């Protein structure tokens, strides 16, 4: 670091998916060992069970339990029962400290809670350090006892008793109040010890060590208050009465409205209050280059909460997890009367859940509590347990070892591969296992002792140092060392491309796979299996979720002319920016020091477990924040100055700028009369309509309305939107000259307000044309449309809304700067001028074209989309959708704002090449057009579809299939059917056995095949051998079985159309262009010119066969002029080489000469001359490619099937069917003609299993004959139309001949399904053919007959060949096909394309929706527990006072005040749920139609407003993001 994915390719846009890190993860499959670390993310659901806070007896009074001593009684002489608080000690109690720590969890909180810097009006038990005290009294209560209620929790009375429990007095260095005169307020002992002096013998007293009060510093904690930061929604915009501030008094520990009372009326908000929703914050962790995004498990710092709400008491500290009290829920015990409880501690359990562990050990080590201590708590905490949940490490052997084994697995059958892999041989033992050793975590704390402090003291208490006995949960600890034997130890995904890794099977759009784009419809490297590879490895792989890649929200680091984006368009508030100069300031901004940023982490050097994860020391770093010094450029601020920027005044100048009055002619209706008549009108054609009751046309006059031709211009003007006869008075802005004045007065503009086409709408008027709706009339398969006839709203005019538009330059305003040429409007200045007008500069605006430059490209280009600056608006994939729902606005239509589910991998923009257009332009073809003959109607032949049929074999299906494979189906062919019958097989190679092969005949049985039964060889070195048949065996043969969509070859076709590409430049980011395009020209990309192109290939063309002239060689079987001979007569014979001919070679025609056109080219066009003139005529010859064309039934073949049958063989049927429909022909319909009869003139073929002559027989088909011919010699073989003559006379006929009886020849084993031909007889339709449609351009068409192939026979077909032999072509408008350039496209399977809406029919979400059930919430109002304050007439009452009555102080009960749960009403909002409704979105091949894309058939769209099944039509204004032709206008040469 990037890839895949839109297209036929391509650029860019853009999403969507992948490659990598990474979790507290789950789950499939699999699991070998340590270490280390982590382990309810879900129900803050609900708990059984045991344990998670006690401790002091050295504060007390005591003495239930134990244990010990002592005494008493009983006796069994060591036991029982009593007794004594003596002792160690201690349940319960009273009293102190501690139960605010430590442990949990993340509901709650959008807040001074957190996080980071700072304040001042606070308190802090233990702890420490300081000063000073610790005097002397008092009354009571648990506890124990007596007695009682009660199931139980539990609780009442009485009597006693202590204290470091409580209460006065005294004293008061500091304290607190103060009226400065004073006033007030403390306290507590215990231990152990001991020399002196007292003693009631307990002590007093001394010191000591603890404690205790008072008040002051520290120090830890705590509590207030700021400054800054800290989620999203505006479809949450206005909150807020103790609210803000003040006085006054209360009240805290303490500032404070914190509370009251009174007085003011203020506070917060667009710099975002309020509300709603979701949320513990931080240091941190994951991810990135980094900035950022995501999070906030475990570790550590705040906070908050403890079954739900509320409350307070004790306290140094709580409104208190394992305390109280009160109300709810639950859950439990109960005698039913009333009690208990709170795992979000630590195991553990249900239960949700994809999912998270033992109902362990130990206080040994760190830690906290109580305590003088020893010791005692201690589910903090230190271990072990279970889990591959994550890092991290090791191991599962190592070496050698080719016969490249054997299997597998593939294969071109040669072989490859698995694979040195195994075996096999040598070797080694970490880890597991076993045994044996053994650290270190231990320092303390007791005894005993020394020294020193203390002190009167060798007691004691501290500190240090000896020496003894002692403390280990984990522990079978780490680690060490022996022994054994390769022994115990490998799997999961993937293999089409992104991605590293390929074959076989099977399957057959079925199973199935997929992260995207796909993969599967009989050869699947995409599915399932296998072999093989690739990858990672105790793990691997899916899934879910964060960054990342995404520059895919862009601060770094993006963008809006057409891809998604500039608000229609001004003013203008707030707020951003804001010209030049001095001065001062020090807010921003630069630099230094400080303090602070907690520790862990990351980061770096070191260091320690064998490494390594892990742990440890030091460093950096924490980019922050504040304090503080110090600079003074720029910004900012505060002064004083300029004029370049903005304005102001003074003179000009141009206008369709805007509102208001009046006015004016042309048309168009309509009214009046006059003339006139039979039609008007109106389309593609026509009808509706109007007219003889007089229209149309035309004159003359009156009426009313609404627009204002020419001028008129990419002219003006205006902010847009718009703005047009004339002319009156009002008004606004531009601009040009000059420099007079002010002195930054600017720019830009969220909210806000102001104008804003058409269309609509309300209220009055006005209505000529026009013309939505409406009606008719056409058109249509319909036409709720396009045309046409009518026509209503509206279009005008006043006031009043409404506020959109393709309101567009799809381009926001402003301001600077960066090459020019040409044009046109307004103005000014210079110069030239006789005028018309001209020149140059300059200035404000409007086009054009065009340098750098940009831009995906198109294109913009000083009027920027170029380079900068300043504001403000928008965008972030398509579709759902500018919808829904909610606010505002609006009379209404409807505007604004403006979502989500769902779905889809694409949608979009430029260009490029091809296809296509009912698109333009040019050009060619028997395309049409002119012609001549046909086909469609008639019988008949053939083919072909249907249909029958056992079977009617199979194949070709628009042109290009159909007289096509078939150059010929009676057997045979022959594949089809029905039967009979073989199985190594009819045919091929190869073994092995036996043989007379073989050919011919005969007999017997059958339909035949075929079965039985008889005869018979060749070479030989004598072993045999070579053919051949016969038996057996297994390879194998054999298929016209399937698949032409697996293929080869070979055809057909666009098309003999003129194309179709490549090399090297070159242009373009780039598909691609250029070459090939243009001007001419041709049959032709032929050729010339030009040209960023210049060359070259396959085609054209010519070279190739033929045919037309001529010449030269050469003369049989061809041929005969002369010359001879001879017949009735014949090249029939000498003979001859001259013609005709035959077959070899050459010649000839090249646009080669003339003349004309043309650009001096090519090249057309006319002539000469030629036998032939512009390619001479015809043929062969088919470019790149298309159409999954045709053929697997010519042949070949790949792959599948069939193997006593899909294969052989045999006979019989059948391909020849017959209500029908096509094609393609033959024959007619007559007189250009049948009929008879005579007469002439060909070419190219064929012949020996052949042609066959003469001659004779038959009417004929044909028989018989056999010369001759292996072919320029013989046959076939008489051409036939022609042409001479005669008939027939326009009829179903002397025309046609089907079709039928009859008789026959011919060929073959055999003419019965099912052959040709012949004579006789019969004589059907058919009288020129309907829509439409075929060939043909010259020796053609048209007609006339001849030959061959195939073949035994069996042509109307087929392909050869000559005879006679026309008509037409003006021409390219049209209809087909094709070549070139261009142009538009939403098409690329390419128009036979793609493509829209309704209905229908399933399935998904989702809006409304009479309701309805939940949540949360305001706002009034009722209630009013526990509690705390405040009152208080009741009720008790130990300390103090007291005149002894009583007070003061308390407790209790009552009451007011606030106040929770609770209720009642109304309301907000959310959420689910809802009969029925409403559009969306997906669905195979439904239905109706064709709206869009070409001019898409009526150009499209957009705004509006009616209509209609739907797409969609129609009116009005707008726009090009409209094709095409033309005109204007303007560049450029």
């Nucleotide at each position: 670091a990037g890839a895949g994915u839109u297209u036929g390719a391509u650029c860019a846009u853009g999403g969507c998916u992948c490659a990598g890190a990474u979790u507290g993860a789950a789950c499939g499959c699999u699991g070998g060992c340590g270490g280390u670390a982590g382990g309810c993310u879900u129900a803050a659901c609900a708990c059984a069970u045991g344990c998670a806070a006690g401790u002091c007896g050295a504060a007390c009074g005591g003495c239930a339990g134990c244990a010990g001593a002592g005494g008493u009684a009983g006796c069994u002489u060591g036991c029982u029962a009593c007794c004594u608080g003596c002792u160690g000690g201690c349940g319960a109690g009273u009293g102190g400290c501690g139960g605010a720590c430590g442990g949990g969890u993340g509901a709650g909180u959008a807040a001074c809670g957190c996080g980071u810097a700072g304040g001042a009006a606070u308190u802090u038990a233990c702890c420490u350090a300081u000063u000073g005290g610790c005097g002397g009294g008092g009354g009571g209560u648990a506890g124990c006892c007596c007695a009682g209620a009660g199931a139980a929790a539990u609780u009442u009375u009485g009597a006693u008793u202590a204290a470091u429990a409580c209460c006065g007095c005294a004293u008061a260095c500091g304290u607190u109040c103060u009226a400065c005169g004073g006033a007030a307020g403390a306290a507590a002992g215990u231990g152990g010890g001991g020399g002196c002096u007292c003693u009631u013998a307990g002590g007093a007293c001394c010191a000591c060590a603890c404690g205790c009060c008072a008040a002051u510093g520290g120090a830890u904690g705590a509590g207030c208050c700021u400054g800054c930061g800290u989620u999203a929604g505006a479809u949450u915009a206005g909150c807020u009465a103790g609210u803000u501030g003040g006085u006054u008094a209360g009240g805290u520990a303490a500032a404070a409205g914190c509370u009251a009372a009174c007085c003011a009326a203020g506070g917060c908000g667009a710099c975002g209050a309020u509300c709603u929703a979701u949320a513990g914050c931080u240091g941190g962790u994951c991810u990135g280059a980094g900035a950022g995004g995501a999070u906030g498990a475990u570790c550590a710092g705040c906070c908050a909460c403890a079954c739900u709400g509320g409350g307070a008491c004790u306290g140094a500290g709580a409104c208190a997890c394992g305390g109280c009290c009160c109300a709810g829920a639950c859950u439990c015990c109960u005698a039913c009367g009333g009690g208990a409880g709170g795992c979000a501690g630590c195991a553990g359990u249900g239960g949700g859940g994809a999912a998270u562990a033992u109902u362990g050990g130990a206080c040994a080590a760190u830690g906290g509590g109580g305590g003088c201590a020893a010791g005692c708590c201690u589910g903090a905490u230190g271990c072990a347990g279970c889990c591959a949940u994550g890092c991290c490490g090791c191991g599962u052997g190592u070496g050698u070892g080719a016969a490249g084994a054997a299997g597998g697995c593939u294969u071109u059958c040669g072989g490859g591969u698995u694979g040195u892999a195994a075996a096999g041989c040598a070797c080694u033992u970490u880890a597991a296992g076993u045994a044996g050793g053994g650290a270190g975590a231990a320092a303390g704390g007791c005894u005993a002792u020394a020294a020193c402090g203390u002190u009167a003291a060798u007691a004691g208490c501290g500190u240090u140092g000896u020496a003894g006995a002692u403390u280990g949960a984990c522990g079978u600890u780490a680690c060490c060392u022996g022994c054994a034997g390769a022994a115990u130890a490998a799997g999961c995904a993937c293999c089409g491309g992104c991605u590293a890794a390929c074959u076989c099977c099977g399957u057959g759009c079925c199973a199935g796979c997929a992260g995207c784009c796909g993969c599967g419809g009989u050869a699947a490297u995409a599915c399932g299996g296998a072999g093989g590879g690739u990858g990672c490895a105790a793990g691997c792989g899916u899934u879910a979720a964060u960054c990342g890649g995404a520059a895919u929200u862009a601060c770094u680091g993006g963008g809006c002319g057409u891809a998604a984006a500039g608000c229609g368009c001004g003013c203008g508030u707030a707020g951003g920016c804001g010209g030049u100069u001095u001065g001062c300031u020090a807010a921003g901004c630069c630099a230094g020091a400080u303090g602070u940023g907690a520790a862990a982490g990351c980061c770096c050097c070191g260091g320690g477990c064998u490494c390594a994860a892990c742990c440890u020391g030091g460093g950096a770093a924490c980019u922050g924040c504040a304090u503080u010094u110090g600079g003074a450029a720029c910004u900012g601020g505060c002064a004083g100055g300029c004029u370049a920027g903005a304005g102001u005044a003074c003179g000009g100048u141009a206008g369709a700028g805007g509102g208001u009055g009046g006015u004016g002619g042309a048309a168009u209706u309509u009214c009046c009369g006059g003339u006139g008549u039979a039609g008007c009108g109106g389309u593609g054609a026509a009808a509706u309509g109007c007219g003889u009751a007089g229209a149309u046309a035309u004159c003359c006059g009156g009426a009313g309305g609404a627009a204002c031709a020419u001028c008129a211009g990419u002219g003006g003007c205006g902010a847009a939107g718009g703005c047009g006869g004339c002319u009156u008075a009002c008004u606004g802005g531009a601009c040009c000259a000059a420099a007079a004045c002010u002195g930054a007065c600017g720019c830009u503009g969220a909210g806000g307000u102001u104008c804003g086409a058409a269309a609509g709408c309300g209220u009055g008027g006005g209505g000529a044309g026009c013309a939505a709706a409406c009606a008719g009339g056409a058109u249509u398969a319909g036409a709720u449309a396009c045309c046409c006839u009518g026509g209503u709203a509206g279009u005008c005019c006043a006031c009043g809304c409404c506020c959109u538009a393709a309101a567009c330059g799809a381009u926001g305003u402003c301001a600077a700067c960066u090459a020019g040429a040409c044009g046109u409007u307004g103005g000014g200045u210079u110069c030239a001028u006789u005028a018309a007008g001209g020149a140059a500069c300059u200035u404000a605006g409007u086009g054009u074209c065009g340098a750098a430059g940009c831009u995906a490209a198109c294109g913009c280009g000083u009027u920027a989309a170029g380079u900068u600056g300043a504001c403000c608006g928008c965008c972030u994939g398509g579709g759902g959708a500018g919808u829904a729902u909610g606010g505002c606005c609006g009379c209404a239509a409807g505007g604004u704002u403006g979502a989500a589910a769902c779905u889809c991998a694409a949608a979009g923009g430029a260009a490029u090449u091809g296809a296509c257009g009912g698109g333009g332009g040019c050009c060619c073809g028997c395309a049409c057009a002119a012609g001549c003959g046909g086909u469609g109607g008639a019988g008949c032949a053939u083919g072909u579809g249907g249909u029958u049929u056992a079977a009617u074999u199979c194949g070709a299906u628009g042109c290009a299939a159909c007289g096509c494979g078939a150059a010929g189906a009676a057997c045979c062919u022959u594949c089809c059917c029905a039967g009979c019958c073989c199985u190594u097989g009819a045919c091929a190679u190869c073994c092995u056995g036996g043989g007379a092969a073989c050919u011919a005949c005969u007999g017997c049985a059958g339909a035949g095949a075929u079965g039985c039964a008889g005869a018979u060889g060749c070479c030989u070195u004598c072993g045999g051998g070579a053919a051949c048949g016969c038996a057996g065996u297994g390879a194998c043969a054999g298929g016209u079985g399937c698949u032409g969509c697996a293929u080869g070859g070979c055809u057909g076709u666009c098309g003999u159309c003129a194309g179709c590409u490549c090399g090297u430049g070159u242009c373009g980011u780039g598909a691609g262009a250029u070459g090939u395009u243009g001007g001419g020209u041709u049959a032709a990309g032929u050729c010339c010119c030009g040209u960023a192109a210049c060359g070259a290939g396959c085609g054209c063309a010519a070279c190739c066969c033929u045919u037309g002239u001529c010449c030269u060689u050469a003369g049989u079987u061809g041929c005969u002029a002369a010359c001879a001979g001879g017949u009735u007569a014949a090249g029939c014979u000498g003979a001859g080489a001259a013609c005709u001919u035959u077959a070899a070679g050459g010649a000839g025609a090249c646009u080669g000469c003339c003349g004309g056109u043309g650009a001096c080219a090519a090249a057309c066009c006319g002539g000469a001359g030629g036998a032939a003139g512009g390619u001479g005529g015809g043929g062969a010859c088919g470019a790149c490619g298309u159409c999954a064309a045709g053929u697997c039934a010519u042949c070949a073949u790949g792959g599948c099937c069939c193997u006593u049958a899909c294969g052989a063989c045999c006979a019989g049927g059948g391909c020849u069917a017959c209500a029908c429909a096509c094609g393609u022909g033959c024959u007619a319909c007559a007189a250009u003609g049948g009929g008879u009869c005579g007469u002439a003139c060909a070419g190219a073929g064929g012949g020996u299993u052949g042609c066959u002559a003469a001659g004779c027989c038959g009417c004929g088909a044909g028989g018989u004959g056999g010369a001759g011919c292996u072919a320029a010699u013989c046959c076939c073989a008489c051409a036939a139309a022609a042409c001479g003559a005669c008939u027939c006379g326009u009829a179903g006929u002397c025309c046609g001949g089907a079709u039928u009886g009859g008789a026959g020849u011919c060929u073959g084993c055999a003419a019965c399904u099912c052959g040709a031909c012949u004579c006789c007889a019969u004589g059907a339709a058919g009288u020129c053919g309907g829509a439409a449609u075929c060939g043909c351009u010259a020796g053609u068409a048209a007609u006339c007959g001849u030959g061959a192939a195939u073949c035994a026979g069996a042509a109307u077909g087929u392909c050869a060949c000559g005879g006679u032999g026309a008509a037409u072509a003006c021409g390219u408008u049209c209809c087909c096909g094709g070549g070139c350039c261009u142009u538009g496209u939403a098409c690329a399977c390419a128009c036979c394309g793609c493509c829209c809406g309704u209905c229908a029919c399933a399935c998904c979400a989702u809006g409304g929706g009479a309701g309805u059930g939940g949540g949360u919430u305001g706002c009034a109002c009722c209630a009013g527990a526990a509690g705390u304050a405040g009152c208080u007439a009741g009720a008790c009452u130990a300390a103090c006072c007291u005149u002894c009555g009583g007070g003061a102080g308390g407790u209790c009960g009552g009451u007011u005040a606030c106040c929770a749960c609770g209720g009642u009403g109304u309301g907000g909002u959310u959420c689910a749920u809802g009969a029925c409704u409403g559009g969306g979105g997906u669905g195979a091949a439904g239905u109706c139609g064709u709206a869009a894309c070409a001019a898409g058939g009526u150009a499209g769209c957009c705004c509006u407003a009616g209509g209609g099944g739907a797409a969609c039509c129609u009116g009005g204004g707008g726009c090009u993001g409209g094709a095409u032709c033309a005109c204007c206008u303007c560049c450029u040469u």